[in-house]
Context: one part of a larger RNA
C1' cells in the first nucleotide's frame, strides 16, 4: 500500500445494499419458535329456521429425524476428491394385482377412591382407518414336495384411501485409492491386537460380537504420544508462485445443561421426546416433583466490543388438510449502530476602496482573500401540501413493509465540515509561551534562553462524513 465481524479518540447530513457476542459450549426471568386432521372415531358443549352448523377434552393419523441454531468434541474416512458393491428407502411418478368374511378389547364417559401437588388406582359401558385371527395371493424361502404370509374404509357420488408385487426417481448407511497443522527434546506401538473356521448381529460388508486356531499387524515414506483445530467452495494478499485465513452466503460433519442409554418410527439413539445416574435451579403440606434459550427477541456475568421483550404470514418455502384454512421468531419487513462498501449533499456565477479584523511586518508592505460583505440565479438536499405504487400468483378477493418509493407544488441557500500532520523519512512555516522542565516520538532523534520537532495561534498541506490511534493478516 491492501484488508478486517474489529475496537478507541474527536467529529457527524442524507440515502441505497449488506453486516453485527470474534470472549463464558458461562447462568438464564418473561413472551412466543410445530403443529394440524370431525371427509378415520365414539361422546360433550353451544346455535338451530329441527334440516343441520359450530367448536371440541380423548381414541386415532401424519409431522414434530424438516427447518432454526452452535463450533464444544473430532488429526478421523470427519472433510475433499474420484471410485465401488454388499444395502434400505416414508411421502412422489409409472405399471400390475388386490380390498373377502369375522372378533376381542382399550381410552373418552359414569361411578369410587389415593396424592398438597406431578399425577394417579379400581369397577363398569362404548367406536374406529386402533388391534386380533380366518379366507385369497403374483412375493419370500425350499432342489422338489411343501411351508409362510396383507388389507380400511370415508364423504358432498365423483373421489380419494389401504394392502401387495415391480421399476424410477430422491434421500441415507458402508467400503476404498489420494490429499489434510506442529513437535522425534515423543522410537518403538499392538491381546480383539492381525489373520482363519464356525457362528451371533445388521437394512447390509465386517473382529462389529462370540468361542476355537494361528501368530501376526503398524512403524523414520515418522506408527505411538502430546499440542492444536471442525472440514470445504471460498475469502484477504500477491504479477504470479505462494502466505494467511474459514465471520457473512452455499455444501459436509458434529453437538444440543454433564455421561449412558435404548423406545417409537421409512428415517434418531432424537435441540423445545423417554429412561437412569450427576450438577445447578425452582415448588413443596417434607412424603415428593418440575426445568434445560449453542431457536427469536430479552437478562446477569464476562469483555476493547456487537441490535428491538418490534410488524405480518401479503410475497417465498415447510407441516398438517380432500378444501376452506390453520401453525410457522424459516421466512419478509421495520427499528438500532458511520461496522463496511457505493453515491449524493453542505451552493453555483459575478464580485477589489484587495474593507472591517485576524496574524505578520524592515512601519513600505505581507496574508488569510474573490475569501466575506453585496448584485444574479439553482433547489439535489430540508419543510410543508397534494397524488401515490409494482412487489398479487389464481376470475374476484387478498400488502407485514407503507401513505413506504416515487411523482407534482410551495417555501427559501435556506438544515449540513471535521479530522490529522506540517525536522528528515513524507506533501505542507512563522510568532509567542517554556528553558534537558513540562513534554514528543513509528525510526533517525528534539527540549539546557533566539526550539519549523514540546504547548498555544495565525498560516500551510493531506483526506473527508469521515479522520487519525490500536490490533491482525498477506
Nucleotide at each position: 500500500g491492501g484488508a478486517u465481524g474489529a475496537a478507541c479518540g474527536c467529529u457527524g447530513g442524507c440515502g441505497g445494499u449488506a453486516u453485527g457476542c470474534u470472549u463464558a459450549a458461562c447462568a438464564c426471568a418473561u413472551g412466543c419458535a410445530a403443529g394440524u386432521c370431525g371427509a378415520a372415531c365414539g361422546g360433550g358443549a353451544u346455535c338451530u329456521u329441527a334440516g343441520g352448523a359450530u367448536c371440541u377434552a380423548g381414541u386415532g393419523g401424519c409431522g414434530g429425524a424438516c427447518g432454526g441454531g452452535u463450533g464444544a468434541g473430532u488429526a478421523a474416512c470427519g472433510c475433499g476428491u474420484g471410485a465401488g458393491a454388499a444395502u434400505c428407502u416414508g411421502g412422489c411418478u409409472u405399471c400390475a394385482g388386490g380390498u373377502c368374511g369375522g372378533g376381542g378389547a382399550c381410552a373418552a364417559c359414569a361411578g369410587u377412591u389415593g396424592g398438597a401437588a406431578a399425577c394417579g388406582a379400581c369397577u363398569g359401558c362404548u367406536a374406529a382407518u386402533a388391534c386380533c385371527g380366518g379366507a385369497u395371493g403374483u412375493g419370500c424361502c425350499g432342489a422338489a414336495a411343501g411351508g409362510u404370509g396383507a388389507a380400511a374404509g370415508a364423504u358432498u357420488u365423483a373421489u380419494u384411501g389401504c394392502c401387495u408385487g415391480a421399476a424410477g426417481a430422491u434421500g441415507a448407511g458402508c467400503u476404498c485409492g489420494c490429499g489434510u497443522c506442529u513437535g522425534a527434546u515423543u522410537a518403538g506401538c499392538u491381546a480383539g491386537u492381525u489373520g482363519g473356521u464356525a457362528g451371533u448381529g445388521u437394512a447390509a460388508g465386517a473382529g462389529a460380537c462370540u468361542a476355537c486356531c494361528a501368530a501376526g499387524g503398524c512403524g523414520a515414506c515418522g506408527a505411538u504420544c502430546a499440542g492444536u483445530a471442525g472440514c470445504u467452495g471460498g475469502u484477504c494478499u500477491g504479477a504470479g508462485a505462494g502466505g494467511a485465513u474459514g465471520a457473512u452466503c452455499a455444501g459436509c460433519c458434529a453437538c444440543a445443561c454433564u455421561g449412558g442409554g435404548a423406545c417409537u418410527g421409512a428415517g434418531a439413539c432424537a435441540c423445545g421426546g423417554c429412561c437412569c445416574a450427576g450438577a445447578c435451579u425452582c415448588c413443596u403440606a417434607c412424603g415428593g416433583g418440575a426445568g434445560g434459550c449453542a431457536g427469536c427477541a430479552g437478562u446477569g456475568g464476562g469483555g476493547a466490543a456487537u441490535u428491538u421483550u418490534c410488524c405480518g404470514c401479503a410475497a417465498u418455502g415447510g407441516g398438517c388438510g380432500a378444501a376452506a384454512g390453520c401453525c410457522u421468531g424459516a421466512c419478509g419487513g421495520a427499528g438500532c449502530a458511520a461496522u463496511a462498501c457505493c453515491g449524493c449533499g453542505u451552493g453555483a456565477g459575478g464580485g477589489a476602496g484587495g474593507a472591517a479584523g485576524g496574524c505578520u511586518c524592515u512601519u513600505g508592505g505581507g496574508u488569510c482573500g474573490u475569501a466575506a460583505a453585496c448584485c444574479u440565479c439553482u433547489u439535489u438536499u430540508c419543510u410543508c401540501a397534494g397524488g401515490g405504487a409494482a412487489g398479487a400468483a389464481a376470475a374476484a378477493a387478498u400488502g407485514a413493509c407503507g401513505g413506504u418509493a416515487c411523482c407534482u407544488g410551495a417555501g427559501g441557500a435556506a438544515u449540513a465540515a471535521g479530522c490529522a500532520u506540517c525536522g528528515g523519512c513524507u506533501a505542507a512555516c512563522u510568532c509567542c509561551g517554556u528553558g534537558c522542565c513540562a513534554g514528543c516520538a513509528g525510526c533517525c532523534g528534539c527540549g539546557g534562553u533566539a526550539a519549523u520537532a514540546c504547548g498555544g495561534a495565525g498560516g500551510a498541506u493531506g483526506c473527508a462524513a469521515g479522520c487519525g490511534u490500536u490490533a491482525u493478516c498477506c